Notes
Model confidence (mean pLDDT): 83 of 100. The part of an RNA shown here (small-subunit ribosomal RNA, 5' domain) has 516 nucleotides and comes from an uncultured prokaryote.
[in-house]
Context: one part of a larger RNA
RNA sequence: GAGCGAACGCUAGCGGCAGACUUAACACAUGCAAGUCGAGCGAGAAACCACUUCGGUGGCGGACAGCGGCGAACGGGUGAGUAACACGUAGGUUACGUACCCUUUGGUGGGGGAUAGCCCAGGGAAACCUGGAUUAAUACCGCAUAUGUCCUUCGGGUUGAAAGCCUUCGGGCGCCAAAGGAUGGGUCUGCGUCCCAUUAUUUAAUCCUAGUUGGUAAGGUAACGGCUUACCAUGGGUACGAUGGGUAGCUGGUCUGAGAGGAUGAUCAGCCACACUGGAACUGAGACACGGACCAGACUCCUACGGGAGGCAGCAGUGAGGAAUAUUGGACAAUGGGCGAAAGCCUGAUCCAGCCAUGCCGCGUGUGUGAAGAAGGCCUUAGGGUUGUAAAGCACUUUCAGUAGGGAGGAAAAGUUAGUCGUUAAUAACGGCUAACCCUGACGUUACCUACAGAAGAAGCACCGGCAAACUCCGUGCCAGCAGCCGCGGUAAUACGGAGGGUGCGAGCGUUAAUC
Numbered sequence: 001g002a003g004c005g006a007a008c009g010c011u012a013g014c015g016g017c018a019g020a021c022u023u024a025a026c027a028c029a030u031g032c033a034a035g036u037c038g039a040g041c042g043a044g045a046a047a048c049c050a051c052u053u054c055g056g057u058g059g060c061g062g063a064c065a066g067c068g069g070c071g072a073a074c075g076g077g078u079g080a081g082u083a084a085c086a087c088g089u090a091g092g093u094u095a096c097g098u099a100c101c102c103u104u105u106g107g108u109g110g111g112g113g114a115u116a117g118c119c120c121a122g123g124g125a126a127a128c129c130u131g132g133a134u135u136a137a138u139a140c141c142g143c144a145u146a147u148g149u150c151c152u153u154c155g156g157g158u159u160g161a162a163a164g165c166c167u168u169c170g171g172g173c174g175c176c177a178a179a180g181g182a183u184g185g186g187u188c189u190g191c192g193u194c195c196c197a198u199u200a201u202u203u204a205a206u207c208c209u210a211g212u213u214g215g216u217a218a219g220g221u222a223a224c225g226g227c228u229u230a231c232c233a234u235g236g237g238u239a240c241g242a243u244g245g246g247u248a249g250c251u252g253g254u255c256u257g258a259g260a261g262g263a264u265g266a267u268c269a270g271c272c273a274c275a276c277u278g279g280a281a282c283u284g285a286g287a288c289a290c291g292g293a294c295c296a297g298a299c300u301c302c303u304a305c306g307g308g309a310g311g312c313a314g315c316a317g318u319g320a321g322g323a324a325u326a327u328u329g330g331a332c333a334a335u336g337g338g339c340g341a342a343a344g345c346c347u348g349a350u351c352c353a354g355c356c357a358u359g360c361c362g363c364g365u366g367u368g369u370g371a372a373g374a375a376g377g378c379c380u381u382a383g384g385g386u387u388g389u390a391a392a393g394c395a396c397u398u399u400c401a402g403u404a405g406g407g408a409g410g411a412a413a414a415g416u417u418a419g420u421c422g423u424u425a426a427u428a429a430c431g432g433c434u435a436a437c438c439c440u441g442a443c444g445u446u447a448c449c450u451a452c453a454g455a456a457g458a459a460g461c462a463c464c465g466g467c468a469a470a471c472u473c474c475g476u477g478c479c480a481g482c483a484g485c486c487g488c489g490g491u492a493a494u495a496c497g498g499a500g501g502g503u504g505c506g507a508g509c510g511u512u513a514a515u516c
Base pairs, nucleotide, nucleotide: 001516002515006512007511008510009509010508013363014362015361016360017359018358019356021321026319027318028317030316031315032314035070036069037068040067041066048059049058050057051056077274078273079272087192088191089190090189091188092187093186096185101181102180103179104178105177106176107175108174109143111141112140119132120131121130122129123128148159150157151156164173165172166171194246195245196244207237208236209235213233214232215231216230217229218228219227249271250270251269252268253264254263255262256261276297277296278295279294299310300309301308302307327353329352330351331350335349336347337346338345339344366396367395368394369393376387377386378385379384400457402452403451404450405449406448410443415437416436417435418434419433420432421431422430460505461504462503463502464501465486466485467484471500472499473498474497475496481488482487
């Protein structure tokens, strides 16, 4: 000098853009953060209509639940662990799998038994549980058939699938099997990746290693493999640093620097790991799963003491810790995601708003004129000098803030109607394009524009001995104090404290911490 996720002191007008628990991966009250589909299924409350023997029944309706499907493995958070194929880069996979999506081929035949819900009965303080009866499906299970799998003596054998719904009756959406693609993964390898040898009896009997290193066989996995097991052999690593210890998420990047380097890994993006702590699994295309389940542990809460419930390193918010870090806000209008044929629903992702000078950038706090060089202050050699065109006065302007009015863009879709093209037997349906109509904005009292009034509402902070721009007086008297280094202060202190003056930067200015 640069620079910061900063903090502290003094001060503070406005706006834009960004950023905001670096500490306790400490504990958490409360609310919200993952649902959706009635065009898969049964059942069916209220309201309404009709009938009624006044008990109800039927229709319409479609709530709360339930079965089933898809999603919940994404998105969001954090950096504890990890020195490792974790990451980066370049490759391999003839050793693998990939739901939804795209392309293509073929198929979608015929049966069965349950179960939740509802109802009845019972247990329990609760969480919830038990028994009985009954019912549906795109839930479940066989049979047939078969491209495919496996075996094969190539004749064959083996294994082994499906589901319907809507409809304007034209069709549409699905389902099963197979092949290919796309996407996103698993796994393997070369190279790179911090400190300590005061972590090595120095090339190995002496340092590390017994599933260790290799082989055979079997099991297991989507898949290779000591991945696992039995048997056999005794190998394997290491001063080009094994093993051990410490520290640490890695990278694109960021800061600095002429560069080489050095430091760093907040925000944004990619990858990894984790979800109270530890462990082992289920479901599923995908998890060994943050807001799923089980076991153990610590902690907290409820209890009728028998037993139960919980997990903010999601968004807000609370306590604690700390020098220190924000609202228990609005909206799905846009972008994106899940589900759905769609309308739509959900979305603390996201878009916005609030708070904070935390940073960067921009603007303002007036402009011109004005010498009687006013008054006051300070200094003085008492003549004067300086503050100083500074003020006052005169003439103007009105940015920003204030008040009032107007007012874009973020909105394109979707929907309805018509036309046209594709498709088709078809003027259905569906898809593409065009036109018209109709609506959709949280922000928002938006940006921006116009009018009004009046200089009106808006300047501080540090420093002035040298380094280093800027000097005098008073007070103090090695005291009080200053200080980044040199150093200043013991009676004339440009170095302490105050004042006047000056210098620097300016809505900021200084100090401190850490980096180059």